[in-house]
Context: one part of a larger RNA
RNA sequence: UCCGGCGAGUUAUUGGUAGGUGCGAGGUUAAUUAUUAUGUUUACGCAUAUUAAGCAGCCGUAGCGAAAGCAAGUCUGAAAGGGCGAUUAGUACCUAUCAUUAGACCCGAAGCCAAGUGAUCUAUGCCUGGACAGAGUGAAUUCCCUUUAACCGGGGAAGGAGGCUCGAAGCGUCGACCGUUGAAAAGGUCUUGCAUGAGCUGGGCAUAGGGGUGAAAGGCCAAUCUAACUUGGUGAUAGCUGGUUCUCCUCGAAAUAGUUUUUGGACUAGCCUGGAGCGUUAAACCAGAGAGGUAGAGCACUGGAUAAUUUAGCGAGUGUAACCCACUUUGCGAUGUUAACCAAACUCCGAAUUCUUUGGUGUAUUACUCUGGAGUCAGUACGUGUGGGAUAAGCUUCACGUGCAAAAGGGAAACAGCCCAGACCAUCAAUUAAGGUCCCAAAAUAUAUGCUAAGUGGUAAAGGAUGUGGAAUUUCUUAGACAGCUAGGAGGUUGGCUUAGAAGCAGCCAUCCUUUAAAGAGUGCGUAACAGCUCACUAGUCAAGUGAUUCUGCGCCGAAAACACCCGGGGCUCAAGCAUAUUACCGAAAUUAUGGAUUCUAUAGCAAUAUAGAGUGGUAGAGGAGCGUUCCUGUUACGCUGAAGGUAUACCGUAAGGAGUACUGGAGUUGCAGGAAGUGAGGAUGUCGGA
Numbered sequence: 001u002c003c004g005g006c007g008a009g010u011u012a013u014u015g016g017u018a019g020g021u022g023c024g025a026g027g028u029u030a031a032u033u034a035u036u037a038u039g040u041u042u043a044c045g046c047a048u049a050u051u052a053a054g055c056a057g058c059c060g061u062a063g064c065g066a067a068a069g070c071a072a073g074u075c076u077g078a079a080a081g082g083g084c085g086a087u088u089a090g091u092a093c094c095u096a097u098c099a100u101u102a103g104a105c106c107c108g109a110a111g112c113c114a115a116g117u118g119a120u121c122u123a124u125g126c127c128u129g130g131a132c133a134g135a136g137u138g139a140a141u142u143c144c145c146u147u148u149a150a151c152c153g154g155g156g157a158a159g160g161a162g163g164c165u166c167g168a169a170g171c172g173u174c175g176a177c178c179g180u181u182g183a184a185a186a187g188g189u190c191u192u193g194c195a196u197g198a199g200c201u202g203g204g205c206a207u208a209g210g211g212g213u214g215a216a217a218g219g220c221c222a223a224u225c226u227a228a229c230u231u232g233g234u235g236a237u238a239g240c241u242g243g244u245u246c247u248c249c250u251c252g253a254a255a256u257a258g259u260u261u262u263u264g265g266a267c268u269a270g271c272c273u274g275g276a277g278c279g280u281u282a283a284a285c286c287a288g289a290g291a292g293g294u295a296g297a298g299c300a301c302u303g304g305a306u307a308a309u310u311u312a313g314c315g316a317g318u319g320u321a322a323c324c325c326a327c328u329u330u331g332c333g334a335u336g337u338u339a340a341c342c343a344a345a346c347u348c349c350g351a352a353u354u355c356u357u358u359g360g361u362g363u364a365u366u367a368c369u370c371u372g373g374a375g376u377c378a379g380u381a382c383g384u385g386u387g388g389g390a391u392a393a394g395c396u397u398c399a400c401g402u403g404c405a406a407a408a409g410g411g412a413a414a415c416a417g418c419c420c421a422g423a424c425c426a427u428c429a430a431u432u433a434a435g436g437u438c439c440c441a442a443a444a445u446a447u448a449u450g451c452u453a454a455g456u457g458g459u460a461a462a463g464g465a466u467g468u469g470g471a472a473u474u475u476c477u478u479a480g481a482c483a484g485c486u487a488g489g490a491g492g493u494u495g496g497c498u499u500a501g502a503a504g505c506a507g508c509c510a511u512c513c514u515u516u517a518a519a520g521a522g523u524g525c526g527u528a529a530c531a532g533c534u535c536a537c538u539a540g541u542c543a544a545g546u547g548a549u550u551c552u553g554c555g556c557c558g559a560a561a562a563c564a565c566c567c568g569g570g571g572c573u574c575a576a577g578c579a580u581a582u583u584a585c586c587g588a589a590a591u592u593a594u595g596g597a598u599u600c601u602a603u604a605g606c607a608a609u610a611u612a613g614a615g616u617g618g619u620a621g622a623g624g625a626g627c628g629u630u631c632c633u634g635u636u637a638c639g640c641u642g643a644a645g646g647u648a649u650a651c652c653g654u655a656a657g658g659a660g661u662a663c664u665g666g667a668g669u670u671g672c673a674g675g676a677a678g679u680g681a682g683g684a685u686g687u688c689g690g691a
Stems, first nucleotide, its partner, number of pairs: 001691006011102002014099010026059003032053003036049005063070002073084004105243002108240001112233006123207008132197001134166003137162001141158006170194003175190004209225001211221003246626006256269005270376002272373006284361008296349001297347002302343003306339004313332002315329005379404007387396002409420003424596004429592003435586003438570003444583001446582006457572001463557002467554008476545001484541005490514003495509003520535001524533002597616008627680001629677007637669002645664005651658002
């Protein structure tokens, strides 16, 4: 992991509600006794059921008051009045469901307490034993020699101390590697520490669980220790996690508010569902009457803020020996005026939508009232309007709406929340939606007119550009424009100043006159300065357009990230891209068609049923109807000429399920009507067995 068996809302009590049955102003017995039957026992007896007794008790039939008490009334009050009552239906049992108390749907803690069992592991202590190769070092002390006045000191010999040294046994374990479903629930190899001692070790004994023991690590106390193990209290408790077993039908939520030692839990309300009542009340639309200060707008208030102007004031300057005086002012500047603006906490104004209400229309599986049963209290994306944030977030807090949640189908390559559309069942029928129609891949290589050349399409900004299409305004132009070519482009003059020089062309000032078809006191290059080239300007040649600006369509650059790679791919260029228009077609569980099932309503009917209309996605959840299993009662049947069970199978039923036949099997089984439950498994790191 698989297969098979087992495996979870039960039982009692007391109540609520609904349904059923009996009796009914009444209903009902309890313990107990007796009869009968069955089971069991040798027997006595016991258990269960039936029937008959049993009037204790309970509920109801009258209430009010704290009570005395009074009574269809009573209590309060001085009274008026007010409160609670009075025009009757209950009660016993059964069934369903919910609640209460119990383990109360099942499994699951870590724990708490009690009584016992443990020191063969290990900690410490006590008693009694054992073992520690070999080598080294050489303390005290003694003796001899020397030295000293004597000590001290020096040398030699003997000696054999030490929590001394090296190193086997023994005891340990610093490091590395291996091992990690191991050879081993702590090991192996190499390295390494101690090795006469606070050392190691055998046997015996002692200390016990809030206790021991501890050279102290919360260590150790039998692979268990921040309180051992075993049994009991015990089915501890678990607002937590997991699991909770057959079918079909009807309806169908919530993720909000308030309170909460409350925020992953509850209670009440909201929203769902079953029943009863009420009987036009709901939604929606029309008309009328009202509410309001948002969007927008505005500047009349409150504030902000720009410019001009006006004026008080300030500053500065001049006059004066000085000034609080006079005058002046490219400065600053309240206030006023004019003009243009801004505001969630501004408003002289002010919508749309919204809300309230009245009257109509509207008539349903509506609304409303009472009552049984719930679930929900972590929501989420998108569109719109705001707050927070950075006018960030698949961010966060609200509001309105729609989805998902609890919704399948088609489209968006794939894709809960986007677009289309809400799946009762069947059909090798039809029409469409979104979206599409070259091939993958169903349908146009459609039609018409344009655009794009960038594979733009098939990522992005400021900014940049003789890309290209369209529209418009305008300059010059057959008295010849624009571009090209030919020729000219002069004189006073090298203007004056400056300068070493300054001659059109370093710089400053001026920028005239003449000859002309035209020619600047010079547009650029150039020279040390000149020179030289060129331009403006003019003529000729040529022959028809030419330059500038604005708006706009589609493109270009700007453009750097980890293969091709951000078109689903192939591939696409008068497109298979973009724009506009048109006609076909494809395309879903949508709609239609045909047949069938079922729910509700209406009509007809005693009913069965028929017809018509409207429905039939669904999690939590409410309600309804069924299938099957085991046992019991009654009844009907079957069976060795083969029961149950098993294997195979193309039959029947909307489903759970039910038959038939063949083989196997070898002794019991079953239809129908009822009753009672240890009544349905794929899940629980379920449990037992097997593979």

Background:
A computed fold for a 691-nucleotide part of an RNA from Candidatus Endomicrobiellum incisitermitis, annotated as large-subunit ribosomal RNA, domain II. Its Rfam family is "Bacterial large subunit ribosomal RNA". NCBI's taxonomy places the organism under Bacteria, Pseudomonadati, Endomicrobiales, Endomicrobiaceae, Candidatus Endomicrobiellum.